[in-house]
Context: one part of a larger RNA
RNA sequence: UGACGGGGACCCGCACAAGCAGCGGAGCGUGUGGUUUAAUUCGAUGCAACGCGAAGAACCUUACCAGGGUUUGACAUGCGCGUAACCUCCGAGAGAUCGGAGUUCCUUCGGGACAGGCGCACAGGUGCUGCAUGGCUGUCGUCAGCUCGUGCCGUGAGGUGUUGGGUUAAGUCCCGCAACGAGCGCAACCCCUACUGGUAGUUGAACUUUUCUACCGGGACUGCCGCGAGCAACGUGGAGGAAGGUGGGGAUGACGUCAAGUCAGCACGGCCCUUACACCCUGGGCGACACACACGCUACAAUGGCCGGGACAACGGGAGGCCAACCCGCGAGGGGCAGCCAAUCCCAGCAAACCCGGUCUCAGUUCGGAUUGCAGGCUGCAACUCGCCUGCAUGAAGGUGGAGUUGCUAGUAACCGUGGGUCAGCACACCACGGUGAAUACGUUCCCGGGUCUUGUACA
Numbered sequence: 001u002g003a004c005g006g007g008g009a010c011c012c013g014c015a016c017a018a019g020c021a022g023c024g025g026a027g028c029g030u031g032u033g034g035u036u037u038a039a040u041u042c043g044a045u046g047c048a049a050c051g052c053g054a055a056g057a058a059c060c061u062u063a064c065c066a067g068g069g070u071u072u073g074a075c076a077u078g079c080g081c082g083u084a085a086c087c088u089c090c091g092a093g094a095g096a097u098c099g100g101a102g103u104u105c106c107u108u109c110g111g112g113a114c115a116g117g118c119g120c121a122c123a124g125g126u127g128c129u130g131c132a133u134g135g136c137u138g139u140c141g142u143c144a145g146c147u148c149g150u151g152c153c154g155u156g157a158g159g160u161g162u163u164g165g166g167u168u169a170a171g172u173c174c175c176g177c178a179a180c181g182a183g184c185g186c187a188a189c190c191c192c193u194a195c196u197g198g199u200a201g202u203u204g205a206a207c208u209u210u211u212c213u214a215c216c217g218g219g220a221c222u223g224c225c226g227c228g229a230g231c232a233a234c235g236u237g238g239a240g241g242a243a244g245g246u247g248g249g250g251a252u253g254a255c256g257u258c259a260a261g262u263c264a265g266c267a268c269g270g271c272c273c274u275u276a277c278a279c280c281c282u283g284g285g286c287g288a289c290a291c292a293c294a295c296g297c298u299a300c301a302a303u304g305g306c307c308g309g310g311a312c313a314a315c316g317g318g319a320g321g322c323c324a325a326c327c328c329g330c331g332a333g334g335g336g337c338a339g340c341c342a343a344u345c346c347c348a349g350c351a352a353a354c355c356c357g358g359u360c361u362c363a364g365u366u367c368g369g370a371u372u373g374c375a376g377g378c379u380g381c382a383a384c385u386c387g388c389c390u391g392c393a394u395g396a397a398g399g400u401g402g403a404g405u406u407g408c409u410a411g412u413a414a415c416c417g418u419g420g421g422u423c424a425g426c427a428c429a430c431c432a433c434g435g436u437g438a439a440u441a442c443g444u445u446c447c448c449g450g451g452u453c454u455u456g457u458a459c460a
Stems, first nucleotide, its partner, number of pairs: 001460002003457003007454007015444002019408005026298008034289002042053002064284007073122001077121005087102006104113003124273002127271003133267002135262003138258001140256001145184006151160003164175003190250004195218007221244001224238005300401001304360007316347003321340002326335003367398001372393007414436007
């Protein structure tokens, strides 16, 4: 000087407390451990791994396994030789591939393009090392800190500034002070949202002094007033205002810490393989299942289930695409083709919770839907291993979940549906969108994490 303390003082955070909804029990989905396996590819492992890399494992992906094959190679560049390739058809084969038949293009006539075989340089490696690395990322933490120049103090490590008194969300600002300044952070500048003016108007608005959309502006600054206070500021109240003291949300992550994560996104040093640790193909596996954990979905019902009727969104996406009307089917879906490169048409009359009426009457039930059987639909070369959906039948566990544990302070939690990316198909995940819309916070003693000062130390 730091770090640490079951030392002290002060302060903060959904940290506790006060509340609401959960998880932990059940069934199922997904991830992981374990076990199994020919293989169940690899990585991630307290917080900060475990719906994580996976924003889509039937083949492909695919890195794994078995079998069948190739060796200048699936891919790049160069050298020498060199004319029959791409493609079409026939045969063999699970395919990769092999055998056979047919036909080149450009040309400045030197040659070149696609390409085949042989030889040589080389290719190739998701093989190892994240403890050799770059880049990127997580985390403490959007916590308020981390430093520098000159000066001053100290033999020196170093200190001072940055401590102190107040104040703030903040090293925010003020006052004081051997310090005076400055930098990276804080804040502001950026985006969305709440109010409003101007300009413009189609594809928007059932009609227009409005709405909507686009662009350019205004507006909020403790600016004004009362009380308390020397300053900074704060407390409390008021005016005006759509909004009041950072209005709400986002983006933005200092010096550094964890030899944190990633050699499998990419790049790259070193090491290793080179008829194999490279490459192609078929099939299998990544989907196994006595178990254990993590994150979710659906429930256990009457604030409900079912039936009929009625109402109201926002964000988005669409050409190998979205697909209307209409017809067929109980339905998934099929037919059908109009429109739309989309403020025009479609997904989609977009919603669901909600409202009205009826029914059920507390039961393992008209709750719950797992599981299983049969019959179908769709995508795709192909749904056996291993997709999603529909109809009929079947109806399991489950009656609110021990110790423990998670999220959330307002348009939030909770509940409700909708869209999108990935994508042929496949979503209970993820990312976004709107609808309905709470309860509680006395307080900082305690638990957890953090900040400042101080104290002890046999630790560095």

Description: The part of an RNA shown here (small-subunit ribosomal RNA, 3' major domain) has 460 nucleotides and comes from an uncultured bacterium. Its mean pLDDT, the model's own confidence on a scale to 100, is 81.